[in-house]
Parts: sequence; structure tokens; C1' cells
RNA sequence: AGACGGCCGGGCGGUCGCGGCGGACUUCGCGUCCGUCGAGGAAAGUCCGGGCUCCACGGUGAAAAGGCGGCGGAUAACUUCCGCCCGGGGCGACCCGAGGGAUAGCGCCACAGAAAGCAAACCGCCUCCCGUUCGCGGGCGGCAAGGGUGAAAGGGUGGGGUAAGAGCCCACCGCGGACCUGGCGACAGGGACGGCAUGGCAAGCCCCGCCUGGAGCAAGACCAAAUAGGGACAUCGCGCGGGGCAGGAUUCGUCCUGUUUCGCAGGGCUCACCGCCCCAGAUGUCCGGGUAGGUCGCGAGAACCGAUCAGCAAUGGUCGGUCCAGAGGAAUGAUCGUCGCCGUCUCGUGCUUCGGCAAGGGCGGAACAAAACCCGGCUUACAGGCCGUCU
Repeated sequence: AGACGGCCGGGCGGUCGCGGCGGACUUCGCGUCCGUCGAGGAAAGUCCGGGCUCCACGGUGAAAAGGCGGCGGAUAACUUCCGCCCGGGGCGACCCGAGGGAUAGCGCCACAGAAAGCAAACCGCCUCCCGUUCGCGGGCGGCAAGGGUGAAAGGGUGGGGUAAGAGCCCACCGCGGACCUGGCGACAGGGACGGCAUGGCAAGCCCCGCCUGGAGCAAGACCAAAUAGGGACAUCGCGCGGGGCAGGAUUCGUCCUGUUUCGCAGGGCUCACCGCCCCAGAUGUCCGGGUAGGUCGCGAGAACCGAUCAGCAAUGGUCGGUCCAGAGGAAUGAUCGUCGCCGUCUCGUGCUUCGGCAAGGGCGGAACAAAACCCGGCUUACAGGCCGUCU
């Protein structure tokens, strides 16, 4: 100078406050007092994966939609984590990779360039022919080595070969399909063979394999007021008619009064019966659904700390200890003192290699950010500081 990993996220004290729980007192007013607990590494974004709850569902499979993609392991699960492999970057510690398939098919390859997928020839190289002012120009052909364009031009380097060239031939490298060896595996190594064959893009469509039922604590469960509906029962009110009983009157045929019981609600059609129409009283009790409201869900768990064992590790087991916010639109704050940290002034002092340094003083500053059912991850934000390993 740098790489990686882990940790902290000001300390202590005073005063005044806030929320939960427990206790005491109490004038019963959630009132006063006391005790105790009270945000984060990301509580955030709500992007994945689970627990939990309800709905749906006979089983299996498929389609659609979305996601994922090297191998082995960890885990409740994951697209996460650990170890390894391969490719790329870096002198290195280390970092990055959506890391299956490009002879299944379709599509695209900007600009530049002659040519971007089918092969092509701008400059250029060469044999031959014609002309020539001997510099070269033109033509029929051969070629792709060299130059130029581009992210990419139909293997690379060297040699042979040739008119010039070309895997045309050879050596090495690369590539291809088999084989052998090692590895659980991704893959690695090896010798021979093939003359090289159809470039790239799949975070373009697509193909292959695997995964996913939906909604979410405003889930959901229980209790349940007033008012207005629904249902049942009782009583009252209104008179009329029939029956029984008692009393009185009697012309002995009955009549009147009282009481009780049964039936019919009531009103209109002039009255009564039938029929038709209209409209269905009041009070009380009970039942049931739902709303407001209340309670639960709601924190002793995939919990945290320490030791130890297994494992390279992620992680898991065993033992011991601890209890650690909860709520509802939402408490966890304010202020002072002091210590610590950072910046600045250059105020006085000391040292000085005259660049500064040290302790002191004055002034100022202190990040990102606030739980809302709970966990495991990912991503993003973060002043300043500490520790360890390594180059």
C1' cells in the first nucleotide's frame, strides 16, 4: 500500500417525562407511589423461503403462468449458505460468473467494411496474353499469405511446398468423437486417431430438466351493547255468539243479572249470516344472525449466552445457564454534568531535523435509520472505530 473475515454503533451519573407488567395505598378517579422490563445491524425494501391461519382439493398426470439451471453437501425450506470444479480478471492475497442446450426450429449481428452466414475480394500477390513513352497500363484466369474494417472475417505459430498461395503436407498448440487412468461427482490427466468440419447471441423467442394450489394477522377464533330487522310465547285491549253454574222475576213458554269456559282480532260494504276488500294493535319475556366494542391469536423459541464433541466448512449433537419490548396508528424521549472520539482556531506553553509534533484552552460536530404475527436469507443505506488472518 492492499485483500478478506469478524465485532462495535458512544460510557457513567442527575433531573423531568413515556409504554407494558407486578405490588402497595386508595377519597375507587386507572388516581398516587414503588419495583422491573422497554428497538436494529440493518427494525428498511417487502425481493425469495418457511412456520401459523382460513379457503379449495379423491389420487396421479398434463396444460397455462412464473421461477430456477456446474458438482457434492448443509438446512424446516430456499433462487440462501459451505466446500469443490470450470471459465475470466489480478504480480499476489483474492475477486467476478442466470455456469443446461447454438447440427430441433425461428430470429438478430448496429457502425465500419468488398463481404456478417452464404461465403466474399477494396488494397494486394502470381502465371499467361496485349500495349508501352520501359515508369507502367489493360485483359483472361489463379489466390487469400500480407494490409485495411470490425466485438467477431471459415483454426494459431513455425517449416516445407508453390508461378503466387492454401491443412496442400509436416511438427507443436488448439479443436472433435471414442479409449485408458484418477475422482462419489462436476471434472482432470494421458497416449493414439481424425486434416479441421456448420462463428456469436438463449438476462431474444424457443427446447430439455427441476420447483410452485390460492389468499394473507385487516389471516382467523371467541364474547357481545344500544338502535333497527327476523322468529317464538304470554298478557292486555275490543265486543259478539254458544255452553255450564248461581241468584232474581215469571203469564211456567221463558226473560234479566252475575260469573266461568269455548270460539271469533279489528275496520268498510246501512244492521246480522255468508262473501269480498282494506289493514294487521300495545306491552313484556325469550331465541337467533350481524354491527360498534372487547378478548385471544401475541412471543419459552428452527430463542440467546457459555463450554464441549463431530465436521475443512456451512451446520449439527450434548451439557449448563438466562428470560429478552410488545399495543392501539403506534411508548423507548428531552435536558444538564462529566469522560471518551472527530474537526477547527493558532490562543498561550514545551520540544524541534523549522516540515511539524505533544499535552492544554476556546468553538463546533457525531452516521444510516424506528419493531407492528414470528423466524431463515437476500438486497440496499451507514459518520466513526476496534480486532484477526493474509499478500